RNA sequence: AGAGUUUGAUCCUGGCUCAGAACGAACGCUGGCGGCAUGGAUUAGGCAUGCAAGUCGAACGAAUUAGUGGUAGCAAUACCGCUAGUUAGUGGCGCAAGGGUGAGGAACACGUGAGUAACUUGCCCCCAAGUUGGGGAUAACUCCGGGAAACUGGAGCUAAUACCGAAUGUGACUGUGUUACCGCAUGGCAACACAGUUAAAGAUUUAUUGCUUGGGGAUGGGCUCGCGUCCCAUUAGCUAGUUGGUGAGGUAACGGCUCACCAAGGCAGAGAUGGGUAGCUGGUCUGAGAGGAUGGUCAGCCACACUGGGACUAGAUACUGCCCAGACUCCUACGGGAGGCUGCAGUCGAGAAUCUUCCACAAUGCGCGAAAGCGUGAUGGAGCGAUGCCGCGUGCCGGAUGAAGGCCUUCGGGUUGUAAACGGCUGUCACCAGGGACGAAUAAAUUGACGGUACCUGGAGAGGAAGCCACGGCUAACUACGUGCCAGCAGCCGCGGUAAUACGUAGGUGGCUAGCGUUGUUCGGAUUUAUUGGGCGUAAAGGGUUCGCAGGGGGUUGGAUAAGUCUGAUGUGAAAUCUCACGGCUCAACCGUGAAAUUGCAUUGGAAACUGCCCAACUAGAGCUUCGGAGAGGAGAUUAGAAUUCCAGGUGUAGCGGUGGAAUGCGUAGAUAUCUGGAAGAAUACCAAGAGCGAAGGCAGAUCUCUGGACGAAUGCUGACCCUCAGGAACGAAAGCGUGGGGAGCAAACAGGAUUAGAUACCCUGGUAGUCCACGCCCUAAACGUUGUAAACUUGAUGUGGGGGGAUUUAGCCCCCUCCGUGUCGUAGCUAACGCGAUAAGUUUACCGCCUGGGGACUACGGUCGCAAGACUAAAACUCAAAGGAAUUGACGGGGGCCCGCACAAGCGGUGGAGCAUGUGGCUUAAUUCGAGGCAACGCGAAGAACCUUACCUAGAUUUGACAUGUACCGGACCGGCGUAGAAAUACGUCUUCCCGCAAGGGUCGGUACACAGGUGCUGCAUGGCUGUCGUCAGCUCGUGCCGUGAGGUGUUCGGUUAAGUCCGGCAACGAGCGCAACCAUAUCUUUAGUUGCUACCAGGUAAUGCUGGGCACUCUAAAGGGACUGCCCGUGUUAAGCGGGAGGAAGGCGUGGAUGACGUCAAGUCCGUAUGGCCUUUAUAUCUAGGGCUGCACACGUGCUACAAUGGUCGGUACAGAGGGACGCAAGACCGCGAGGUGGAGCUAAUCCUAAAAACCGGCCCUAGUUCAGAUUGCAGUCUGCAACUCGACUGCAUGAAGCCGGAAUCGCUAGUAAAGGCGUAUCAGCCACGACGCCUUGAAUACGUUCCCGGGCCUUGUACACACCGCCCGUCACAUCAUGGGAGCUGAUUGCACCCGAAGUCGCUGACUCAACCCGCACAGGGGGAGGGGCGCCUAAGGUGUGGUUAGUGACUGGGAUGAAGUCGGAACAAGGUA
Repeated sequence: AGAGUUUGAUCCUGGCUCAGAACGAACGCUGGCGGCAUGGAUUAGGCAUGCAAGUCGAACGAAUUAGUGGUAGCAAUACCGCUAGUUAGUGGCGCAAGGGUGAGGAACACGUGAGUAACUUGCCCCCAAGUUGGGGAUAACUCCGGGAAACUGGAGCUAAUACCGAAUGUGACUGUGUUACCGCAUGGCAACACAGUUAAAGAUUUAUUGCUUGGGGAUGGGCUCGCGUCCCAUUAGCUAGUUGGUGAGGUAACGGCUCACCAAGGCAGAGAUGGGUAGCUGGUCUGAGAGGAUGGUCAGCCACACUGGGACUAGAUACUGCCCAGACUCCUACGGGAGGCUGCAGUCGAGAAUCUUCCACAAUGCGCGAAAGCGUGAUGGAGCGAUGCCGCGUGCCGGAUGAAGGCCUUCGGGUUGUAAACGGCUGUCACCAGGGACGAAUAAAUUGACGGUACCUGGAGAGGAAGCCACGGCUAACUACGUGCCAGCAGCCGCGGUAAUACGUAGGUGGCUAGCGUUGUUCGGAUUUAUUGGGCGUAAAGGGUUCGCAGGGGGUUGGAUAAGUCUGAUGUGAAAUCUCACGGCUCAACCGUGAAAUUGCAUUGGAAACUGCCCAACUAGAGCUUCGGAGAGGAGAUUAGAAUUCCAGGUGUAGCGGUGGAAUGCGUAGAUAUCUGGAAGAAUACCAAGAGCGAAGGCAGAUCUCUGGACGAAUGCUGACCCUCAGGAACGAAAGCGUGGGGAGCAAACAGGAUUAGAUACCCUGGUAGUCCACGCCCUAAACGUUGUAAACUUGAUGUGGGGGGAUUUAGCCCCCUCCGUGUCGUAGCUAACGCGAUAAGUUUACCGCCUGGGGACUACGGUCGCAAGACUAAAACUCAAAGGAAUUGACGGGGGCCCGCACAAGCGGUGGAGCAUGUGGCUUAAUUCGAGGCAACGCGAAGAACCUUACCUAGAUUUGACAUGUACCGGACCGGCGUAGAAAUACGUCUUCCCGCAAGGGUCGGUACACAGGUGCUGCAUGGCUGUCGUCAGCUCGUGCCGUGAGGUGUUCGGUUAAGUCCGGCAACGAGCGCAACCAUAUCUUUAGUUGCUACCAGGUAAUGCUGGGCACUCUAAAGGGACUGCCCGUGUUAAGCGGGAGGAAGGCGUGGAUGACGUCAAGUCCGUAUGGCCUUUAUAUCUAGGGCUGCACACGUGCUACAAUGGUCGGUACAGAGGGACGCAAGACCGCGAGGUGGAGCUAAUCCUAAAAACCGGCCCUAGUUCAGAUUGCAGUCUGCAACUCGACUGCAUGAAGCCGGAAUCGCUAGUAAAGGCGUAUCAGCCACGACGCCUUGAAUACGUUCCCGGGCCUUGUACACACCGCCCGUCACAUCAUGGGAGCUGAUUGCACCCGAAGUCGCUGACUCAACCCGCACAGGGGGAGGGGCGCCUAAGGUGUGGUUAGUGACUGGGAUGAAGUCGGAACAAGGUA
């Protein structure tokens, strides 16, 4: 510090996710030791048991124990003292500390800083003064009672530092008066005088300690104030003791704290009130910081103590006190009682989850005490838990036949791996033994829970001590096997459908390590809430517009001030923590000491630039004045012409209208058309222009009236009066609503006609609201420049509207300058790009509005507004990993332009109908082997299925095998012949039988055994190779340079031209490669060469023939050359490339035909041609044999053949080819047969011989008919091949003589030696189902105006939501399943407001009867007074009750939409002009 993920790729926006750190954690696997920390986060749920607050006998009486003395007694014992203890009670102090928890509380609760002139403070310290003298009770105790108990009543006795008067009054307080001083206001302080009120307690002992009054200090506390302190505005108004005053009461103290009276205030957009949530802080975690999150342990404060209420004390509204009410639990004799672990342990419950019913007061503290001491679950320790942090160990060194085993393997090896074994060494931890602390203070002695612990010494032995996670990318680390969209993984992207580095296992590797992973949470990364540090034209985002209060901001100069600001000082900012330094535990964690820091607050001194406030001034902002011109600016009234429709009349006759084409509709009752007249309503052609005006919406005939604003020129005036604007107000298209008018045209709804599969649409004919006017609502728009308002600054060019000036002119223009408006293009700059560019999206300032992933959702609920429709405001659950912007390359378009092709058109001939052949589908079958499937499968693989082929089926056999190689052993053959069984394979039997070498052994053959063979078994979606297709289309790329952030572009586009990216010209390109062309054949000529070819000439010969001898001229053969190149001429074209015409030429503009197939596409085809990975099979999916099948037939399709006839058929006659083939062959002549063919065999290893032509031509017959057409089918008889023609061959002869008379929709081929027609040959092959395929020649046409349309293709351009690329993408209803949510008659709970009822305890107040020791009066056991208690009444009031509202949660028949879900239904809305933009 970043990374992954939207795309075919790119840049951007934007979300999601990851890597880091942390935790009071939990879970899974694993677990050696120690130190230091830490441990009920959930039910503030309930609690058994024990302990957690006592102490003082030097406050008091009494009782009692032990010892001792005395008295009485024989004694036991009793009584009286003394000493030392013990303690129930009275009394004092403490129990308000310490310890726990975080329920409540949004508050002066907390933090921080102040104030208290408005207060208090037990114990402690200092100072001053005092402590005199009396009195009456009461616990304990004794007796008598009640009660189960808890407890309690009566009578009697008694003490005090318990209680009560009195005295004294330094003082203190109250009142009055005087004086001095001080303060921020009220006021405070001090002194003096007078009057009134007011204290006390003793104890032990010889020195202390208590007590009382007052002052001061210290400490603690109360109260008040400034500032800070969470979320919701879908909480906007709240408040009657409320705000203030006067008086009184109350309090330690101020105060509506309380009461009476008076006034009507107080709070709130800087968020009152209400709701939700929460203990606050020092700090902790994270972060570069600013921040964000958090508040466990430790420390400070607060609050609480079963729930609620209440008071008593110096201090409490009291955790282990009291009273009352309630809930719960327990005891009970049923009458009554008791209790409060949110103290320490412990238990139950709930929970993912949190410990011992331990030791000690030795230390540190605290309480009491004079002290010894006692108490202390505070605390100090130990225990449990890997909960965290830190440290240590599980050995170290050597050791290569790189052992064995495992795993992988290309079988060679590699790896685990110096790892192990083995050798040497050490002893940390743990273990054993011996010693053994500090913590302990004091003058000395005594005193240690931890603990026989830490630590030290010795001993033995490598012995007791390693796991967890990951290994596709992010992210370090890879292979094998298993599995086969299954099982599973997954933080995101995503893996898994037979070769998974992603699942599971193993080996190996990487990471961390007594831990490792997972889950959860927080911060970070996230500049993804942006103060630091973001944005708003198109990605989310400018309010529809203007005015404008509050608020925010504000021109120039001077003065004054000092609030902000800057600077210094002082106080405070607790300690701990963090940081730094030093030090202590062996180190570290941990701890100690010191420093720094604590960015803050307050007080105070100073500065005066900037901001603020105040004063004074200025004119550049703003406004006013005068004059002027421009304008669909607004409102009202009046008015004009054209058009449309309607009405009346005239003329006139059969149609009009409408459409892609029609129909509905109108018309003989007279339409449309045309003429005349009239009526009505609405809108204003031309002018007219991206021209003008207005804030926006918007504004258009003309005239008049009223009226707003902007602009220009010129002077003067005011003197910052300004800018922006939350809330607020006004305006605000269209549609819509209300009332009343109006209604020509147009036209939702509606009706009809068409279209269509349907057509609730598009088209047509009609047509009502509405559109128009007046008044009132509505308040929304793609209200858009998708660009808020105002101001300033920043090169230019060119239009246009309004005004002014200059120059010039006779004048008008033209020209120049300038202000305001409105356009276009562009510099810099900005921008993701597109683009913007003085009218900014540039550079800045001020203010407002708005945004924060997509969907859910311009939604729900609530609220406000509205007559309604609805508008404004505006969530959540849930769900996805994207959604999106701009640009790029392709592909596509029922987009455009240019161009090509038998693509259409123009023609010729076919197919589709018939019969047959052949292939395919289907059906059938034991099997009908397999593959090929639009073009580009279907006379295709197959250039030959009767057996074989053959892969299929049935049956019979074989198992190292039909075939290959090797090893070991046995044998001697192999070959050949014969016999038996059998369908054959085969089995059995029999005859004959090795070679080389001296030997070892070798060769060869057969058998046995082992390695292995074999597979037309699967996967063409694991592959090679080959092939098809787009397409013989003209394209496809590269290097360097340049442009662009980039994908990419340029080149290759453009203007011409070509069959062609062919060539030329131009050009930020210059070159190059693969394709095109160049190659081969053919057409012409020359040369060379003449046999098997040829025969002009010479000669010979035949019935005839180059038959023969010469010959090589010609034809021909086969080799080498020439020739054609737009080379020449004319025209055209850019002086080009080229094109048109012409000449010459055998051939002319690619002459014709062929070979040749760029980058790539189709997971195209082929594992059954061969090769080949993987998988499967191995007495079978291999091999052999016989027979069958591949030929099966209701049917459908493709490709062909033959025909339907006279351009023909038939009979007879008679010509003319080319290219092939031929020795297991072609076969002549001759003979036989009607023929297929047979007999026989000349010739030929081939320019020699053979195979070997037909249509055409000549002549005869047929005469339009299912025929002398056509030939299927069937019968009989044959021929040939072959081991064999039944299934299942071809051919021949005779007989038979089917359909068919030119073929629906549709569709195919062909542009010249082509189509069409005719025959011939060859491969395969014994033969052949060949009518197929591949070739060859013979005869030999017609037509092309042209590129609108159909199909395919090329280039450029355009749009795109497509990229698996239009066979694309994608929307909505319906149906099904799941999930969350709204409404809903209601129902249930929680909480709260208001009104009323009842009203405990208690404070306070009032009060005739009752009760009473202290003091007073009184002669006094009387009585009275004072006072107290009890009772009663009253105010307040907890709990409870009734009624009625609010808020909130859950639930609810039914219901609404939403989301999601491999293959459901219906359509086809959007993306291309998406087929109606």
A computed fold for a 1477-nucleotide RNA from a metagenome, annotated as small-subunit ribosomal RNA.